[in-house]
This is a predicted structure of a 1488-nucleotide RNA (small-subunit ribosomal RNA) from an uncultured bacterium.
């Protein structure tokens, strides 16, 4: 820094991601070198070989060789080594380790001093002889050496001391000699390597002391050798180390003790840092070596390759008995995700022994296996566009792969092959040579030279030569994040996901290609650590509402404090000295061609110690002030507290008294009281409990909380002016106290009001909400509880920072004095700047700047829960987790939409009223159900006389047969013919069609060429052709909100941001019409009005219209006229213009007058942003998919017409406001030549048969009908017409399935329609005819015309719809929303759980191996002593006793971890069940 919560925002906040590292693991691949690295798990068992020996110049012996001079080997005794190297990290939270001190100490081999090294002595291995034993291994007997072991001497140091003294050593071995001596072995010199004492260094090592070092208080007390003396023992050495005896001390909230994990550091990783992870490889330390126990030996061990004992375990056995420890290096089984050769050398480094040669050395140096890291190199390199093919997409033109490749010309690192060849070697050993030592030219030792040789790696490294592009590229990714796109397949399936989240038929997310991206001998993947993440905040966060202020005090420890002065140096700053090991890191220099990688040198090691110095701040001592804190005086307000009296209104009960038929409750009611006398009402009493009014964002209290009056006792708290004290404060873990209701326990009391409880009532249900009752409780008294949404969701304290206005107590001044003004203190409220905040909002009563100090917070959710522990009588309260699950919960604001939320307003929305729907018959559409088929679509209002403006064939798409295949229908090629077409007669066939027949016609231009055109047939292939499929791929068009008044934008301005403003508000209007105001000024699409009609007049023109006048006819027929009607073109008129009144003198409304017409006059047309993924792929159009002798094409006969049912539009009625029957009344729209017909004749009639006029203001449909007169008389009828029988008629190729219509007969249901619903505000509804598209024919429907013509509106409470503002919100797919709780199924972790099954510990008891220690009276002894000897001591071996004690037993207590019938809540899981708590006033606010 990004991704992830919302419709959007801004914050809070988790989660995930880019990043770097790794002792890594699996996929996939895989040329080479170089420096590193390699069981992280079972400290799980181990086969096999090696890893520690050496010295013969300490000792006898013995064996081979032999030139007889010697050489060489070696068991055994002895001497150093084996305590070092190597290996592991089980234990250990401190006997460890780091870092810096101390003091009471030892220290082989090394060095340096000093002083010796003299004389003696007994024995014992090996060895022989005998013997036990399977074997390991002993045993008796008997010889024999020492540098082996013992006395004596002697003592410079040394050590004990009582200060007189006293104690204690040794050992020889090599080499070499002049002179003297000799017993010929040597004395004796000399040099050397040894040895004793001993003194100091050196390295090593033990010990003590400070800091420092993980987690957990759901571990708070531990401790009897504990603490400490004092004397004994001990050790190298202080010490309770041990032991006796004394006194009771010794640690712990600065975390004791117990529990758990852990080897520790230098360092490694990351990270600006500061931190946080970690302790692999190198390198200090420590601790273990199968488990435990314990000493020996030695300078060092309580001993990895040593010794006893004790258990496990493996082995061998002759069953008696023995034998062993790879956490050395190789290997092996085994565990496991996972880690390597049973290699070569002592050549170098280093050890270990030896005088040296030398000898051992899995230490170490090398090889060898692994891409496990890191680092280098290569896999060619240059040209090269026909932009080859191939492949891939493609809008079909291309465009990618892509100079990429192929050609052409080049190079040869590494790899091969072949030759040459560093350096790791120095040291040793012989010779010479010059010094030291010496009596010495010996020996020895040592400078230089010289000679001959020492190599595991080795086929080193490195150079040269040689052939040839030749032997060498993969892997992840490609939706965001995060660099990289397109087609194919798949179709919520396979599958992918690190988060988010793709996939349900057009996936850039899946699986494949093609192309691109990164990285590169690797590359992704999983584990892990840090980073980011300020998300544990010390650098550097928070707590009004997101997680987070304890309910409120008092105070202990701690934390931090006013001024002023002296002194001091703990802290604090500087200097210097000692240390911080090396190596890492990091700087600059050096070698390996470079880098990794080695290296020689600074730097740093931010640290601890000492020590000198400053003295400002903090500390601490001591002295002072008074501004902080407190005393004392007067004065004041108060529901502040306890305790006691004590008033009066009201409810309820009783007693009476009056009355008399109901009260009471509710929405409406019932339970329930009342004729036994209620309610009312009087009067009198009885008892509880609570204080009307005043009263009040009024007062008092830390809070919780406190209210009638009086009394007493008492907490605090203001003010006024002095005086005192002299920092005595502030906060405050733990601790203590005070804590609303409710609830407990005892007694008390009980009128009201009331959990639980009954009952009536709603209701689907009602264990609730409403109603009757009614018990705890509520009130008192003493005691327990300790919780509240205990809230100002806001700890406390102290400073400081604009102001306005209210109000409670108190002072002061000053005036015009029942009072008001100013002004200073202390509360308590509203507004409000700067600051702050994430917005809201706070703002001297801060959430501001600021200091102290304490609490609490770290994602939801499991869960304030379970185990534990503390408290309570309970109830419960308090401390307080995991596992396991989400990718988010959450704040505030913002725009919507919603609300059984307010407010304004509209609309046939209700209301008012007329007339229908549903009942009946039919018609007609839809469901259903049937059927070979009943073609398809349309589905609440916005589907159902809709698409259909008209299905007997056609249409038609559907069904069953029959047939066609370049196709009915376009375009293009390629051949043929020149038309086509008519008429005509015939075969088959159901027809399409097939095959025949005779006639009549012979295309246009022309350059005269089958040359242009055209038309027709024939082939071929590309293609036509689909009312198959997706309206959820779409364009067009349409329904609907809705003729509703709204939606919007530009600049500005306000806000961190979404967005706000403008569009809101006062008025008005049908209107976002208009006025006015206004941080908003403007402006778009609506709205209005411009279009058409109708209504009034005018003009202009009269034919086919018309007919006042004038003649004339049956008839405006005709002549005439064109004044009216009429027509069909243009005008005018209406604008709230005038008047009054009313509003703000606006806009406008309300009344008038004038007018045909008044306040958009009335009807059309005209449909904003947009909403339904509304509805149409069967109007067309179109993407993608899908058929291609078929899902196309065409015919013939069926279906769309069906029929137990149910719907929705409809038409006729049920009748007298009617039927029937008479009768010269009166319209408008419109249509007519494949048309419409007058008039004639004829039929009862529907029609038929002439046949005039008329391409229409001329004929013609064209009869208007309801009106009007007459009858009938309330019936299933003179009502209604259904159904049906029969004869007929048009139309038509053709009425059988299936047309209309007529005449005569038939004569059904139906008597005003349940719940419920429509429509309509005036020329409107009703009601009554007529026309007309379509059409051959067929209307009750649909678009139109006139004809008669009502009723009613008070009004907006209410249902419904819609507009404005306003609220609330957990909705946003927007209330058909969200969302809760049991119950049921499935799975997951997890509490309790009779009890079980392990581990740890600890307490008492028993046992007591080896061992060392005391101790011994028994029994054995070689050196010394004493003795002439036997013998005696001194000492010593075995053995016996005793305390210690390892394992081991028994019984108890803690703790822990696994299982456990059954049994409790919890999460998750696409649709279940039951109700609907919450969210709007969520339908009883909600919540603690």
């Nucleotide at each position: 820094g990004a991704g992830u919560u919302u419709g959007a925002u801004c914050c809070u906040g988790g989660c995930u991601c880019a990043g770097a590292u790794c002792a890594a693991u699996c996929g996939c691949u895989g040329g080479c070198g170089g420096c590193a690295g390699g069981c992280u798990u079972a400290a799980c068992a181990c086969a096999u070989g090696c890893a520690a020996g050496u010295c013969g110049a300490g000792c006898g012996g013995g064996g081979a060789c032999u030139u007889c001079g010697g050489u060489c080997c070696u068991a055994g005794c002895g001497g150093c080594g084996a305590a070092c190297g190597g290996g592991u990290g089980a234990g250990g939270a401190a006997u460890g380790c780091u870092u810096g001190g101390g003091a009471a100490u030892c220290u082989g081999c090394c060095u340096a001093g000093u002083a010796g090294u003299g004389g003696g002595g007994g024995a014992u291995a090996a060895c022989g002889u005998u013997u036990c034993g399977a074997a390991a291994g002993g045993a008796a007997c008997g010889c024999u050496a020492a540098u082996a072991c013992c006395g004596c001497a002697u003592a410079c140091g040394u050590c004990c001391u009582a200060c007189g003294g006293g104690a204690g050593a040794a050992a020889g071995g090599g080499g070499g000699g002049g002179a003297u001596c000799u017993u010929c072995g040597g004395a004796c010199c000399u040099c050397u390597c040894g040895c004793u004492a001993u003194u100091a260094g050196a390295u090593g090592a033990g010990c003590c002391c400070a800091a420092g070092u993980c987690g957990g208080a759901u571990u708070a007390g531990c401790u009897a050798g504990u603490u400490g003396g004092u004397g004994g023992g001990g050790u190298a050495a202080a010490a309770g180390c041990u032991c006796a005896c004394c006194a009771a001390g010794g640690c712990g909230a600065c975390g004791a003790u117990c529990c758990g994990u852990a080897g520790c550091u230098g360092g490694u990783c990351u990270g600006a840092g500061a931190g946080g992870a970690u302790g692999a490889u190198c390198a200090g330390c420590c601790a273990c070596a199968c488990u435990g126990g314990a000493a020996c030996u030695g300078a060092g061990a309580c001993a990895c390759g040593g010794u006893c004992c004790a258990g496990a375990c493996u082995c061998c056995u002759a069953c008696g008995g023995g034998a062993g420890g790879c956490a050395g290096c190789a290997g092996u089984g085994g565990g496991g995700a996972a880690u390597a050769u049973u290699g070569g050398a002592c050549a170098a480094u280093g050890g270990g022994c030896g005088a040296a040669a030398g000898c051992c050395u899995g230490a170490u140096c090398c090889a060898g296996c692994c891409a496990u890291g890191c680092c280098g190199c290569g896999u060619g390199u240059g040209u090269g566009a026909a932009g080859a093919a191939g492949g891939c997409c493609u809008u079909c033109g291309g465009g990618u792969u892509g100079u990429a490749a192929a050609g052409c010309a080049c190079u040869u690192u590494a790899a091969g092959c072949g030759a040459g060849g560093a350096g790791g070697a120095a040291u040793g050993g012989c010779u010479c040579u010059g010094g030291g030592u010496u009596a010495a030219u010996a020996c020895c030792c040592u400078u230089g030279a010289g000679c001959a040789g020492u190599g595991a790696c080795g086929u080193u490294a490195c150079u040269c030569g040689c052939a040839g592009a030749a032997u060498a590229a993969g892997c992840a990714c490609c939706g965001g994040c995060u660099a990289a796109c397109u087609c194919u397949g798949u179709g919520c399936c396979a599958g992918c996901a690190g988060c988010c989240g793709c996939g349900g038929u057009a996936a850039u997310a899946c699986a494949g290609a093609g192309g691109g991206u990164g990285c590169a001998a690797g590359c992704g993947u999983u584990a892990a650590u840090c980073g980011g993440a300020a998300u544990u905040a010390c650098u550097g966060g928070g707590c009004g509402u997101a997680a987070a202020g304890c309910g409120c005090g008092c105070g202990u420890a701690g934390g931090c404090g006013g001024u002023u002065g002296u002194a001091u140096a703990a802290g604090u700053u500087g200097g210097a000295u000692g240390u911080g090991a090396a190596a890492u890191c990091c700087c600059g220099g050096g070698g390996c061609u470079c880098a990794a990688c080695c290296u020689g040198g600074g730097a740093a090691u931010u640290g601890c110690a000492u020590u000198c110095a400053a003295g400002a701040c903090u500390g601490u001592a001591c002295g002072g002030c008074u501004a902080g804190a407190g005393u004392g005086u007067g004065g004041g307000a108060g529901a502040g507290g306890a305790a006691g009296g004590u008033a009066g209104a009201a409810u309820u009960c009783c007693a009476g008294g009056u009355g008399u038929a109901g009260c009471g409750g509710u929405g409406a009611a019932a339970u329930g009281c009342g004729u036994a006398g209620a309610u009312a009402u009087c009067u009198g009493g009885a008892g509880g409990a609570a204080u009307a009014c005043c009263g009040a964002u009024g007062g008092c209290g830390a809070a919780g909380g406190c209210a009638g009056c009086c009394u007493u006792c008492u907490g605090g708290c203001c003010u006024a002016a002095c005086a005192c004290u002299g920092a005595c404060g502030c906060u405050g873990a733990g601790g203590u106290g005070c804590g609303a209701a409710a609830g407990c326990a005892u007694g008390g009391g009980g009128a009201g009001c009331a959990a639980a409880c009954a009952g009536g009532a709603u209701u689907a249900g009602a264990u609730a909400c409403c109603c009757u009752g009614g018990u705890a409780g509520u009130c008192c008294a003493c005691g327990c509880c300790g919780u509240a949404a205990a809230c100002g969701a806001u700890g406390a304290u102290a400073a400081c920072u604009a102001g306005c206005u209210g109000u409670c107590c108190g002072g002061g001044u000053u005036c015009a004095c029942a009072g008001a003004a100013c002004u200073u203190g202390g509360g308590u409220g509203g507004c409000g700047c700067a600051g702050c905040u994430a917005a809201c909002g706070c703002a001297u009563u801060a959430a501001g700047u600021u200091a102290u100090c304490c609490g609490c917070c770290u994602g939801g959710g499991g869960a304030g829960u379970a185990c534990g522990g503390u408290c309570g009588c309970a109830a419960g309260a308090u401390u307080a987790a995991a596992a396991c699950u989400c990718a988010a919960a959450g704040g505030a604001a913002u725009u919507g939409a919603c609300g059984g939320g307010g407010g304004c307003c509209u609309g046939c929305a209700c209301a008012a009223g007329c007339g229908g729907u549903g009942g009946a018959g039919c018609a007609u559409g839809u469901g259903g159900u049937u059927u070979a088929a009943u073609u398809c679509g349309a589905a609440g209002c916005a589907a159902c006389g809709c698409g259909c403006a008209g299905a007997a064939c056609c249409u038609u798409a559907c069904c069953a047969g029959c047939g066609u295949u370049u196709g009915a229908c376009a375009u293009c090629c390629u051949g043929a013919u020149c038309g086509c077409g008519g008429a005509u007669a015939g075969u088959g066939g159901a027809g399409a069609c097939a095959c025949u027949u005779u006639c009549c016609u012979u295309c246009a231009g022309u350059u005269c060429g089958g040359c242009u055109g055209g038309a027709u047939c024939a082939g071929u292939g590309a293609c036509a052709g689909g009312u198959g499929c997706u309206g959820c791929a779409u364009g067009g068009c349409u329904g609907u909100c809705g003729u509703c008044a709204g939606c919007u934008c530009g600049u500005g301005u306000c806000g961190u941001g979404a967005g706000a403003u403008g569009u809101u508000g006062g008025g008005u209007u049908a209107a976002g019409u208009c006025c006015c105001g206004c941080a908003a000024c403007g402006a778009g699409c609506g709205c209005a009005a411009c279009c058409c009609u109708c209504g009034u007049c005018c003009u202009u023109a009269g034919u086919u219209g018309c007919c006042a006048u004038c003649a004339u006819u049956a008839a405006g027929u005709u002549g005439g006229g064109c004044a009216c009607u009429c027509u069909a073109a243009g005008g005018a008129a209406a604008c709230u213009g005038c008047c009054g009144g009313u509003g703000a003198u606006a806009a406008g409304c309300c009344g008038g007058a004038g007018g045909a017409a008044g306040g958009u006059g009335g009807g059309g047309a005209u449909g904003a942003c947009g909403u339904c993924a509304a509805g149409u792929c069967c109007u067309c159009a179109u993407g993608g998919c899908c058929c291609u002798u078929a899902c196309a094409c065409g015919c013939u006969g069926g279906g769309c017409u069906a029929c137990a049912c149910a719907c929705g539009u409809g038409c006729u009625a049920c009748a007298a406001u009617g039927g029937c029957g008479g009768u010269g009344a009166c319209a408008g729209u419109g249509g007519g030549c494949a048309g419409c017909a007058a008039c004639c004749c004829u039929g009862c009639g529907a029609g038929g048969g002439g046949u005039a006029g008329c391409u229409a203001a001329u004929c013609u449909c064209c009869a208007a009908a309801a009106a009007c007169c007459g009858u009938c008389u309330c019936a299933g009828u003179u009502c209604g017409g259904a159904u049906u029988g029969u004869u007929c008629u048009c139309u038509g190729c053709a009425a059988c399935u299936c047309g209309a219509g007529a005449g005569c007969a038939u004569g059904a249901a139906g008597g005003c329609g349940g719940a419920a619903u429509c429509g309509c505000u005036a020329g409107u509804a009703a009601u009554c005819g007529c026309g007309g598209a379509u059409c051959a024919g067929c209307a009750u429907g649909c678009c139109g015309c006139g004809g008669u013509g009502a009723a009613u509106a008070c009004g907006u409470u209410c249902c419904c719809a819609g507009g404005c503002c306003u609220u609330g919100u957990a909705c946003a797919c927007a209330c058909c929303g969200c969302c809760c709780g049991u119950c049921a199924c499935a799975c997951c972790a997890u509490g309790g759980g009779a009890g079980u099954u392990g581990g740890g510990u600890u307490c008492a008891c028993c046992c007591g191996a080896a061992g060392g220690c005391g101790u011994u009276g028994c029994g054995c002894u070689a050196a010394c002593u004493c003795g002439c000897a036997a013998g005696a001591g001194a000492g010593g071996c075995a053995g016996g006793c005793g305390a210690c004690c390892a394992c081991g037993g028994u019984g108890g207590g803690c703790u822990u971890a696994g299982c456990g019938a059954c049994u409790g809540g919890g999460g998750u899981g696409a649709a279940g069940u039951c109700g609907u708590a919450a969210c709007a006033a969520g339908g009883u606010a909600a919540c603690c």

Its Rfam family is "Bacterial small subunit ribosomal RNA". The RNAcentral record of the sequence draws on ENA.